RNA sequence: GCCUCGGUAGCUCAAUUGGAAGAGCAAGUGUUUUGUAAACACUAGGUUGAGAGUUCGAAUCUCUCCUGAGGCU
Repeated sequence: GCCUCGGUAGCUCAAUUGGAAGAGCAAGUGUUUUGUAAACACUAGGUUGAGAGUUCGAAUCUCUCCUGAGGCU
């Protein structure tokens, strides 16, 4: 220098290849317990790596850049 894959909640990952984002763990509150843990219920947490474009509509498609892993030279 070139190619491939990835970047989404604090962490690990989904989202049927365009109809607007969810799960588990973690956190908070409540019930329970003398108290803690466990269990159960509920709540909060997201400018989907950044910017632009296409579209009525983009996590998803296109372009540029940043970053991580791997491969080739």
Annotation: Predicted 3D model of a 73-nucleotide RNA (transfer RNA) from a bacterium. Its mean pLDDT, the model's own confidence on a scale to 100, is 81. It matches the Rfam family "tRNA". The family's RNA type in Rfam is transfer RNA. The sequence was found in a public genome assembly.